[in-house]
Context: one part of a larger RNA
RNA sequence: CUGGGCGUAAAGCGCGUGUAGGCGGCUAUGCAAGUCGGAUGUGAAAGCCCUGUCGGAUGUGAAAGCCCUCGGCUCAACCGGGGAAGUGCACCCGAAACUGCAAAGCUAGAGUCUCGGAGAGGAUCGUGGAAUUCUCGGUGUAGAGGUGAAAUUCGUAGAUAUCGAGAGGAACACCGGUGGCGAAGGCGGCCUUCUGGACGAUGACUGACGCUGAGACGCGAAAGCGUGGGGAGCAAACAGGAUUAGAUACCCUGGUAGUCCACGCCGUAAACGAUGGGUGCUAGGUGUCGCGGGCUUUGACCCCUGCGGUGCCGCAGCUAACGCAUUAAGCACCCCGCCUGGGAAGUACGGCCGCAAGGCUAAAACUC
Repeated sequence: CUGGGCGUAAAGCGCGUGUAGGCGGCUAUGCAAGUCGGAUGUGAAAGCCCUGUCGGAUGUGAAAGCCCUCGGCUCAACCGGGGAAGUGCACCCGAAACUGCAAAGCUAGAGUCUCGGAGAGGAUCGUGGAAUUCUCGGUGUAGAGGUGAAAUUCGUAGAUAUCGAGAGGAACACCGGUGGCGAAGGCGGCCUUCUGGACGAUGACUGACGCUGAGACGCGAAAGCGUGGGGAGCAAACAGGAUUAGAUACCCUGGUAGUCCACGCCGUAAACGAUGGGUGCUAGGUGUCGCGGGCUUUGACCCCUGCGGUGCCGCAGCUAACGCAUUAAGCACCCCGCCUGGGAAGUACGGCCGCAAGGCUAAAACUC
RNA backbone atom coordinates (compact mmCIF):
# COMPACT_ATOMS: atom_id res chain seq x y z
C1' C A 1 0.00 0.00 0.00
C1' U A 2 -3.89 -3.61 -0.45
C1' G A 3 -9.20 1.79 -5.78
C1' G A 4 -12.43 5.93 -6.35
C1' G A 5 -17.35 6.91 -7.14
C1' C A 6 -23.20 7.13 -8.62
C1' G A 7 -28.84 14.85 -7.10
C1' U A 8 -26.81 18.18 -11.83
C1' A A 9 -19.94 15.69 -14.47
C1' A A 10 -20.12 8.36 -16.51
C1' A A 11 -23.16 5.79 -12.85
C1' G A 12 -29.66 4.01 -8.35
C1' C A 13 -32.82 -1.49 -11.75
C1' G A 14 -39.80 2.14 -13.22
C1' C A 15 -41.88 -0.30 -8.65
C1' G A 16 -42.91 -4.32 -5.44
C1' U A 17 -43.21 -9.69 -3.35
C1' G A 18 -39.60 -12.91 -2.30
C1' U A 19 -35.64 -17.83 -3.19
C1' A A 20 -30.41 -18.71 -2.56
C1' G A 21 -26.71 -15.89 -0.39
C1' G A 22 -24.67 -11.81 2.72
C1' C A 23 -25.51 -9.29 7.41
C1' G A 24 -27.97 -9.43 12.26
C1' G A 25 -30.55 -7.38 19.60
C1' C A 26 -29.65 -8.46 25.26
C1' U A 27 -28.00 -12.37 29.26
C1' A A 28 -25.52 -16.60 31.07
C1' U A 29 -23.59 -21.90 29.87
C1' G A 30 -21.03 -25.44 26.79
C1' C A 31 -18.07 -26.82 22.18
C1' A A 32 -13.66 -25.08 19.78
C1' A A 33 -14.66 -24.59 13.14
C1' G A 34 -12.86 -19.36 12.38
C1' U A 35 -9.54 -16.38 15.66
C1' C A 36 -5.34 -15.92 19.15
C1' G A 37 -0.92 -18.02 21.86
C1' G A 38 2.73 -21.91 22.22
C1' A A 39 5.38 -26.34 20.43
C1' U A 40 7.32 -29.62 16.45
C1' G A 41 9.74 -29.05 11.61
C1' U A 42 12.39 -25.68 8.23
C1' G A 43 14.93 -21.03 7.93
C1' A A 44 20.62 -18.14 2.58
C1' A A 45 21.22 -12.85 4.43
C1' A A 46 19.33 -8.68 7.10
C1' G A 47 15.66 -7.27 10.74
C1' C A 48 12.49 -8.48 15.05
C1' C A 49 11.31 -11.64 19.37
C1' C A 50 12.70 -15.44 22.79
C1' U A 51 16.45 -18.43 24.87
C1' G A 52 21.51 -19.09 26.08
C1' U A 53 22.68 -27.38 27.00
C1' C A 54 22.16 -29.96 22.78
C1' G A 55 20.00 -33.28 19.51
C1' G A 56 16.26 -35.91 16.60
C1' A A 57 11.65 -36.85 13.62
C1' U A 58 6.65 -37.63 9.00
C1' G A 59 3.83 -36.43 4.45
C1' U A 60 2.62 -32.78 0.83
C1' G A 61 4.08 -28.27 -1.42
C1' A A 62 4.32 -31.05 -10.16
C1' A A 63 7.93 -29.48 -13.78
C1' A A 64 10.22 -25.01 -15.26
C1' G A 65 11.97 -20.33 -12.87
C1' C A 66 14.88 -17.77 -8.52
C1' C A 67 19.67 -19.37 -5.28
C1' C A 68 24.24 -22.85 -4.80
C1' U A 69 27.33 -26.30 -7.35
C1' C A 70 29.16 -29.33 -11.50
C1' G A 71 29.05 -29.76 -16.73
C1' G A 72 27.89 -28.83 -22.68
C1' C A 73 28.02 -25.23 -27.08
C1' U A 74 35.72 -21.39 -28.34
C1' C A 75 33.06 -17.37 -23.93
C1' A A 76 28.38 -15.52 -22.60
C1' A A 77 23.30 -15.49 -23.29
C1' C A 78 21.24 -20.38 -23.67
C1' C A 79 21.01 -25.62 -22.28
C1' G A 80 21.78 -30.15 -19.05
C1' G A 81 22.84 -33.05 -14.07
C1' G A 82 22.64 -32.63 -8.73
C1' G A 83 21.34 -29.86 -4.41
C1' A A 84 19.10 -26.11 -1.60
C1' A A 85 14.84 -23.26 -0.99
C1' G A 86 9.69 -23.15 -1.47
C1' U A 87 7.83 -17.80 4.07
C1' G A 88 2.46 -22.39 3.33
C1' C A 89 -0.49 -26.62 4.61
C1' A A 90 -0.91 -30.91 7.69
C1' C A 91 0.08 -32.83 12.68
C1' C A 92 0.43 -31.74 18.61
C1' C A 93 -0.71 -28.66 23.26
C1' G A 94 -3.42 -24.52 25.15
C1' A A 95 -6.96 -19.77 25.56
C1' A A 96 -12.36 -18.63 25.09
C1' A A 97 -12.84 -12.01 24.48
C1' C A 98 -14.91 -11.78 19.41
C1' U A 99 -17.42 -14.67 14.98
C1' G A 100 -19.65 -19.47 14.54
C1' C A 101 -22.33 -23.89 16.44
C1' A A 102 -25.61 -26.33 20.43
C1' A A 103 -29.10 -26.03 24.04
C1' A A 104 -31.55 -22.22 27.60
C1' G A 105 -33.58 -17.53 29.04
C1' C A 106 -35.03 -12.07 28.12
C1' U A 107 -37.89 -7.84 25.71
C1' A A 108 -35.67 -2.50 23.79
C1' G A 109 -36.07 -4.95 17.15
C1' A A 110 -40.19 -7.42 14.50
C1' G A 111 -45.14 -9.15 14.80
C1' U A 112 -50.38 -10.47 16.80
C1' C A 113 -54.87 -9.06 19.52
C1' U A 114 -58.39 -4.85 21.35
C1' C A 115 -60.41 0.21 20.58
C1' G A 116 -60.51 4.68 17.43
C1' G A 117 -60.64 8.17 13.66
C1' A A 118 -58.51 9.96 8.43
C1' G A 119 -57.98 9.11 3.15
C1' A A 120 -59.19 10.88 -5.28
C1' G A 121 -55.84 3.31 -2.21
C1' G A 122 -58.04 -0.97 -5.44
C1' A A 123 -62.32 -3.66 -7.70
C1' U A 124 -67.66 -3.67 -8.71
C1' C A 125 -73.02 -2.38 -9.44
C1' G A 126 -75.97 1.65 -9.92
C1' U A 127 -77.04 6.83 -10.30
C1' G A 128 -76.84 12.78 -10.84
C1' G A 129 -76.35 17.63 -12.86
C1' A A 130 -73.77 21.20 -16.14
C1' A A 131 -71.79 21.40 -21.05
C1' U A 132 -70.71 19.90 -26.37
C1' U A 133 -72.94 17.42 -30.65
C1' C A 134 -77.08 15.36 -33.18
C1' U A 135 -82.64 14.60 -34.01
C1' C A 136 -87.79 16.52 -33.63
C1' G A 137 -91.02 20.75 -32.70
C1' G A 138 -91.97 26.33 -31.72
C1' U A 139 -90.38 31.63 -32.45
C1' G A 140 -87.64 34.18 -36.13
C1' U A 141 -84.77 36.14 -40.84
C1' A A 142 -80.26 36.79 -43.64
C1' G A 143 -76.66 35.93 -42.53
C1' A A 144 -73.47 32.63 -39.50
C1' G A 145 -68.64 30.91 -38.67
C1' G A 146 -63.58 31.89 -38.61
C1' U A 147 -58.98 35.16 -38.64
C1' G A 148 -53.69 39.37 -37.93
C1' A A 149 -56.74 39.91 -42.28
C1' A A 150 -59.22 36.31 -45.11
C1' A A 151 -60.90 32.12 -47.51
C1' U A 152 -62.29 27.04 -47.66
C1' U A 153 -67.09 25.78 -44.69
C1' C A 154 -72.55 26.21 -43.07
C1' G A 155 -77.24 28.94 -44.50
C1' U A 156 -83.74 31.05 -48.09
C1' A A 157 -84.45 22.98 -49.09
C1' G A 158 -84.65 28.48 -43.39
C1' A A 159 -78.73 28.32 -40.86
C1' U A 160 -76.66 31.36 -36.64
C1' A A 161 -79.68 33.07 -32.27
C1' U A 162 -83.65 31.57 -28.79
C1' C A 163 -87.44 28.20 -26.24
C1' G A 164 -89.22 23.11 -25.43
C1' A A 165 -88.68 17.75 -25.98
C1' G A 166 -85.57 13.60 -27.00
C1' A A 167 -80.95 10.54 -28.18
C1' G A 168 -75.97 9.34 -27.21
C1' G A 169 -70.96 9.30 -25.58
C1' A A 170 -67.17 11.14 -22.70
C1' A A 171 -65.43 14.00 -18.62
C1' C A 172 -66.74 15.32 -13.51
C1' A A 173 -66.91 22.92 -12.55
C1' C A 174 -67.28 24.86 -7.38
C1' C A 175 -65.30 22.12 -2.76
C1' G A 176 -59.65 21.75 -4.23
C1' G A 177 -55.27 23.10 -0.84
C1' U A 178 -48.40 24.96 -0.56
C1' G A 179 -54.15 19.07 1.10
C1' G A 180 -54.89 13.46 1.09
C1' C A 181 -54.00 8.09 -0.47
C1' G A 182 -50.83 4.42 -2.95
C1' A A 183 -44.69 0.38 -3.61
C1' A A 184 -44.36 2.69 -8.16
C1' G A 185 -47.27 3.60 -12.51
C1' G A 186 -51.09 6.44 -10.62
C1' C A 187 -55.95 7.90 -8.06
C1' G A 188 -61.01 13.31 -8.02
C1' G A 189 -69.36 13.92 -9.03
C1' C A 190 -72.63 10.79 -5.67
C1' C A 191 -74.21 5.85 -3.73
C1' U A 192 -73.89 0.27 -2.84
C1' U A 193 -71.11 -4.20 -2.12
C1' C A 194 -66.23 -6.60 -1.74
C1' U A 195 -61.18 -5.46 -0.38
C1' G A 196 -55.53 -3.75 0.59
C1' G A 197 -52.37 -0.61 3.42
C1' A A 198 -50.85 3.17 6.81
C1' C A 199 -51.64 5.96 11.54
C1' G A 200 -53.05 6.94 16.84
C1' A A 201 -54.25 4.97 21.97
C1' U A 202 -54.09 1.47 25.95
C1' G A 203 -52.74 -2.80 27.90
C1' A A 204 -52.08 -8.10 26.91
C1' C A 205 -49.50 -11.82 24.02
C1' U A 206 -45.37 -14.28 20.73
C1' G A 207 -40.10 -14.16 21.83
C1' A A 208 -35.14 -12.10 17.26
C1' C A 209 -39.72 -14.65 14.28
C1' G A 210 -35.21 -9.28 11.68
C1' C A 211 -32.68 -6.25 7.27
C1' U A 212 -31.29 -6.74 2.28
C1' G A 213 -32.08 -9.49 -1.86
C1' A A 214 -28.37 -12.44 -7.40
C1' G A 215 -31.96 -15.34 -10.07
C1' A A 216 -37.37 -15.81 -10.13
C1' C A 217 -42.44 -14.04 -10.00
C1' G A 218 -45.94 -10.01 -10.10
C1' C A 219 -47.49 -4.80 -11.00
C1' G A 220 -46.35 -1.15 -14.47
C1' A A 221 -48.39 6.17 -17.83
C1' A A 222 -49.04 7.20 -22.83
C1' A A 223 -48.70 5.33 -27.54
C1' G A 224 -49.13 0.72 -30.20
C1' C A 225 -51.19 -4.52 -31.42
C1' G A 226 -55.36 -8.73 -31.55
C1' U A 227 -60.89 -9.99 -31.15
C1' G A 228 -65.62 -7.91 -30.23
C1' G A 229 -68.41 -3.62 -28.92
C1' G A 230 -68.93 1.84 -28.66
C1' G A 231 -68.13 6.60 -30.89
C1' A A 232 -70.58 12.92 -28.31
C1' G A 233 -66.29 15.97 -28.14
C1' C A 234 -61.23 16.00 -29.39
C1' A A 235 -57.99 14.46 -33.05
C1' A A 236 -52.19 11.70 -35.68
C1' A A 237 -52.83 10.40 -40.97
C1' C A 238 -55.44 12.69 -44.89
C1' A A 239 -58.27 16.74 -47.83
C1' G A 240 -59.12 21.75 -48.57
C1' G A 241 -58.41 27.25 -47.36
C1' A A 242 -54.70 30.72 -45.97
C1' U A 243 -49.48 32.40 -44.96
C1' U A 244 -44.86 32.15 -47.65
C1' A A 245 -39.71 32.72 -52.24
C1' G A 246 -41.38 27.71 -50.98
C1' A A 247 -44.77 25.92 -46.37
C1' U A 248 -45.12 18.30 -47.11
C1' A A 249 -45.57 23.44 -40.82
C1' C A 250 -47.27 27.14 -37.32
C1' C A 251 -53.36 29.75 -38.29
C1' C A 252 -58.44 28.23 -40.32
C1' U A 253 -62.56 24.63 -42.21
C1' G A 254 -63.30 19.50 -42.34
C1' G A 255 -61.72 14.60 -40.87
C1' U A 256 -60.16 8.60 -40.14
C1' A A 257 -57.48 5.56 -36.82
C1' G A 258 -57.22 6.50 -31.82
C1' U A 259 -59.08 8.42 -27.35
C1' C A 260 -64.05 4.98 -24.22
C1' C A 261 -65.64 -0.52 -22.66
C1' A A 262 -64.52 -6.10 -22.21
C1' C A 263 -60.79 -9.75 -22.67
C1' G A 264 -55.71 -10.76 -24.26
C1' C A 265 -50.78 -8.75 -25.61
C1' C A 266 -46.79 -5.00 -25.43
C1' G A 267 -43.20 -3.65 -20.97
C1' U A 268 -41.25 1.32 -22.55
C1' A A 269 -40.74 7.06 -20.44
C1' A A 270 -37.27 13.51 -18.40
C1' A A 271 -41.22 5.68 -15.22
C1' C A 272 -37.60 12.38 -11.86
C1' G A 273 -36.66 13.90 -5.76
C1' A A 274 -32.70 12.90 -12.49
C1' U A 275 -31.29 11.14 -5.02
C1' G A 276 -31.90 2.09 -4.06
C1' G A 277 -33.58 -0.22 0.71
C1' G A 278 -32.87 -0.70 6.23
C1' U A 279 -31.17 0.91 11.23
C1' G A 280 -28.99 4.29 14.79
C1' C A 281 -26.98 9.14 15.87
C1' U A 282 -26.42 14.72 14.96
C1' A A 283 -29.07 22.85 16.78
C1' G A 284 -33.35 25.04 15.91
C1' G A 285 -37.65 28.06 13.71
C1' U A 286 -42.29 28.12 11.05
C1' G A 287 -46.83 26.24 8.13
C1' U A 288 -50.05 22.20 7.16
C1' C A 289 -52.64 16.93 7.38
C1' G A 290 -54.16 12.52 10.82
C1' C A 291 -54.57 10.71 15.88
C1' G A 292 -53.67 11.34 21.26
C1' G A 293 -52.53 13.82 26.27
C1' G A 294 -52.66 18.38 29.44
C1' C A 295 -55.20 23.07 30.30
C1' U A 296 -60.09 25.20 29.90
C1' U A 297 -66.83 26.94 31.43
C1' U A 298 -65.38 18.80 30.29
C1' G A 299 -65.36 24.83 24.17
C1' A A 300 -65.02 21.29 18.11
C1' C A 301 -60.92 27.85 20.03
C1' C A 302 -56.15 29.59 21.84
C1' C A 303 -51.86 27.76 24.61
C1' C A 304 -48.36 23.57 26.22
C1' U A 305 -47.05 18.66 24.70
C1' G A 306 -46.47 13.15 22.33
C1' C A 307 -46.54 10.06 17.77
C1' G A 308 -46.93 9.62 12.36
C1' G A 309 -46.97 12.24 7.44
C1' U A 310 -46.08 16.50 4.16
C1' G A 311 -43.74 21.66 2.91
C1' C A 312 -40.62 26.07 3.68
C1' C A 313 -36.32 28.48 6.20
C1' G A 314 -31.86 27.53 8.61
C1' C A 315 -26.78 25.77 12.42
C1' A A 316 -22.90 22.27 12.52
C1' G A 317 -21.22 19.17 8.86
C1' C A 318 -20.91 17.97 3.68
C1' U A 319 -20.34 19.68 -1.58
C1' A A 320 -16.37 21.41 -7.55
C1' A A 321 -20.07 24.77 -7.10
C1' C A 322 -25.23 25.00 -7.21
C1' G A 323 -27.08 23.46 -3.10
C1' C A 324 -28.39 19.40 0.87
C1' A A 325 -29.24 20.10 5.87
C1' U A 326 -33.78 14.95 11.70
C1' U A 327 -37.99 13.68 4.75
C1' A A 328 -29.50 14.66 4.45
C1' A A 329 -26.53 15.13 -0.42
C1' G A 330 -24.21 15.19 7.58
C1' C A 331 -21.83 10.98 10.96
C1' A A 332 -21.63 5.42 10.72
C1' C A 333 -22.86 0.16 9.74
C1' C A 334 -25.46 -3.90 6.59
C1' C A 335 -27.27 -5.71 1.78
C1' C A 336 -28.39 -5.01 -3.51
C1' G A 337 -27.85 -2.41 -8.35
C1' C A 338 -24.66 0.48 -11.38
C1' C A 339 -20.11 3.60 -13.50
C1' U A 340 -14.71 3.45 -15.45
C1' G A 341 -12.78 9.08 -21.88
C1' G A 342 -15.94 10.93 -26.60
C1' G A 343 -17.90 8.83 -31.19
C1' A A 344 -19.08 4.27 -33.64
C1' A A 345 -23.81 2.44 -30.15
C1' G A 346 -27.79 1.24 -26.54
C1' U A 347 -26.00 -0.25 -32.63
C1' A A 348 -24.20 -5.29 -35.09
C1' C A 349 -24.02 -10.51 -34.17
C1' G A 350 -25.94 -14.43 -31.04
C1' G A 351 -29.55 -15.76 -27.41
C1' C A 352 -34.36 -15.05 -24.91
C1' C A 353 -39.27 -12.67 -25.26
C1' G A 354 -43.26 -10.58 -28.71
C1' C A 355 -48.79 -11.49 -33.47
C1' A A 356 -46.19 -7.30 -35.06
C1' A A 357 -44.10 -2.78 -33.74
C1' G A 358 -40.22 -3.91 -31.10
C1' G A 359 -38.07 -5.08 -26.05
C1' C A 360 -34.06 -7.29 -22.84
C1' U A 361 -28.97 -8.78 -22.85
C1' A A 362 -24.74 -6.49 -25.52
C1' A A 363 -19.61 -5.89 -28.44
C1' A A 364 -15.62 -4.81 -32.03
C1' A A 365 -12.98 -2.81 -36.14
C1' C A 366 -12.18 2.14 -37.04
C1' U A 367 -11.72 7.17 -35.25
C1' C A 368 -10.71 11.68 -31.97

This is a predicted structure of a 368-nucleotide part of an RNA (small-subunit ribosomal RNA, central domain) from a soil metagenome. It matches the Rfam family "Bacterial small subunit ribosomal RNA". Its mean pLDDT, the model's own confidence on a scale to 100, is 85.